[in-house]
RNA sequence: UCCGACCAAGGCAAUGGAGUUUGCCUUCCCAGAGUCAAAGCUGGGGAAACCGCGUGAGCUAAUGACUCCUUCCAAGCG
Numbered sequence: 001u002c003c004g005a006c007c008a009a010g011g012c013a014a015u016g017g018a019g020u021u022u023g024c025c026u027u028c029c030c031a032g033a034g035u036c037a038a039a040g041c042u043g044g045g046g047a048a049a050c051c052g053c054g055u056g057a058g059c060u061a062a063u064g065a066c067u068c069c070u071u072c073c074a075a076g077c078g
Stems, first nucleotide, its partner, number of pairs: 008027006016069006028045005052059002
């Protein structure tokens, strides 16, 4: 320096929030404080995952999945 595995962390899964869980992606650069030098920390900028279907008319959906809350719509009852 490169590759692979494991652990941890962060991000993502077509309309909001939270918990659990599944899958996927990634850990690069710059600056600041700090240090003998680092690690870690703070701030900023990137990459990837990701961004529904249909030729059209149009269709499904607040979930990837389960549960809860919230918004909207329809029907029924009081």